[in-house]
Context: one part of a larger RNA
Molecule: small-subunit ribosomal RNA, 5' domain
Organism: uncultured prokaryote
């Protein structure tokens, strides 16, 4: 000098665009953040013009694996980059087919009943795009093999919704490898599923992934192991560059969801607002037993130098469901708060010498503040007030918002501070103080004439900011 997610002190007019718990991955009151489909199904309720319409608890389908948050863990094929083969992939798309015949239940409901509650238990009835059986079946797999034979896997309609199996794709994933990826040797040896083989099991799939048997290997001074620290990257900051530092916001990947473990369902999870177990904590209880998880958006307490509203709307963009109408969406779009940052604008303009008054200095003549003020003549940006009033939307639909913008009205009117002045370093005098009080980034000032302390006058610098502190180059 540049930079900052900054903080502190003094000060503070406006607008645009951004940013805003870096600390306790500490604990959380309250509200909202994931639903939707009656065009799968029975039933109930309400309304009825008796045509029907609307609403829903349940069963069923799809979605709750996306979107949103955080960075605790992780030094790792986690990430980055470049390759690879032994694999899946709902919805979407391509091609050519199929969609037959039957059956038995369970919720809801009704009755009885347990419990404080959470939640159940028994009996009976019922529907389906829920479940089961049979047939057909291109295709896939296994066994015997000349053929064949056997086993498993579908279907539903009023329907431009769908469903079933196959084929090719797209999308999105799982896996493997080369190279790169912090510090420490005051960490030198580490390793028994360990390294490899054969066979099996398991998986969507390769593989010690797991198991049995066999062999004794594998890694390491080119730093293994251990310890410490840390999410990685595109990027960001700085620098002429090489490099150094960094990884907030935005984007990609990973990991996590009170702590630890586990599986279920499913195309996809070992699942933030799902389930089970254990633990800690909090809450309810009739003491028998139950409920919960803000590292979602707001918000509270706490910690801290320090970081915002318990706002509006689905109008746009996107997502889920639905044939659709539409519903949901704290994603998102907006608004609110904060000079936190960047950018822009203003706080007037011209004229004005008796160089007014006052202040300060003085050699007492004067000098300086200083065209500065007053005065005179103008202007009205921004703000204020009144009016018109968008684009963003496409035929309709605008939260923002009567916003932006435009027009008009009045009046210089409502709008300047902070820091420094010994040298480095631009800017000097007087008074006070007297090694005191104090200053200070370094050198150093102060012990009676201090341009270095405090104040005043004057001056320099930056300016809605200025200075200090922290951190990086």
């Nucleotide at each position: 000098g540049a930079a900052u997610g900054a903080a502190c002190g003094c000060u503070g007019g406006c607008g645009g665009c951004a940013u805003g718990c870096c600390u306790a991955a500490c604990a959380c009151a309250u509200g909202c953040a994931a639903g939707u489909c009656g065009a799968a199904c029975g039933a109930g309720a309400u309304c009825u013009u008796c045509g029907g319409a609307u609403c829903u608890a349940g069963c069923g389908g799809c979605g709750g694996a996306c979107g949103g948050g955080u960075g605790a863990g992780u030094a790792a094929c986690g990430c980055g980059u470049g390759g690879g083969a032994a694999c899946g992939u709902g919805c979407c798309c391509u091609u050519a087919g199929g969609u037959a015949c039957g059956g038995a239940a369970c919720a809801a409901c009704a009755g009885u009943u347990g419990g404080a509650a959470a939640c159940g238990a028994c009996u009976g009835c019922u529907a389906a795009u829920a479940c089961c059986g049979u047939a057909u079946g291109a295709c896939c797999c296994c066994u015997c093999c000349u053929u064949u034979a056997g086993a498993g896997g579908a279907u539903a309609u009023u329907g431009u919704c769908g469903c079933c199996a196959a084929u090719a794709g797209a999308u999105g994933g799982g896996c493997c490898c080369g190279c790169g990826u912090u510090u420490g040797a005051u960490u030198a040896g580490c390793u028994a599923g360990u390294u490899g083989g054969u066979g099996a099991g398991g998986u969507a799939a390769u593989g010690g992934c797991u198991c049995a048997c066999c062999a004794a290997g594998g890694c390491g001074a080119c730093g293994a192991u251990c310890a410490a620290u840390a999410g990685c990257u595109g990027g960001u900051c700085u620098g002429a560059g090489a490099g150094g530092a960094u990884g907030a916001u935005c984007a990609g990947c990973c990991a996590c969801a009170c702590u630890g473990g586990g599986a279920c369902u499913g195309a996809g999870a070992c699942a933030c607002g799902g389930c089970c177990c254990a633990g800690a904590c909090u809450c309810c209880u009739a003491c028998g037993g139950g409920a919960g998880g803000c590292a979602g958006c707001a918000g509270u307490g706490g910690g801290g130098a320090a970081u915002c509203u318990u706002g509006g709307a689905c109008a746009a963009u996107g997502g889920g469901g639905g044939c659709a109408a539409c519903c949901c969406u704290g994603a998102u779009c907006c608004a609110g708060c904060c000079a936190u940052g960047c950018c822009g604008c203003g706080u007037g303009u011209g004229u004005g010498a008796u160089g007014a008054a006052g202040g300060c200095c003085u050699u007492a003549g004067g000098g300086u503040u200083g065209u500065a003020a007053a005065g005179c003549a103008c202007u009205u940006u921004c703000a204020a007030c009144g009016g018109u009033g968008a684009a963003g939307a496409u035929a309709a639909u605008g939260a923002c918002g009567g916003u932006a913008a435009c027009c008009g009205u009045a009046g210089a009117a409502g709008a300047a501070g902070c820091u420094c002045c010994g040298g480095c370093u631009a800017a000097c005098u007087u008074c006070g103080u007297g090694c005191c009080a104090g200053c200070a980034g370094c050198c150093g000032c102060g012990g009676u004439a201090a341009u270095a302390c405090g104040a005043a006058g004057g001056g320099g610098g930056c300016u809605a900011g200025c200075g200090u502190u922290g951190u990086u180059c």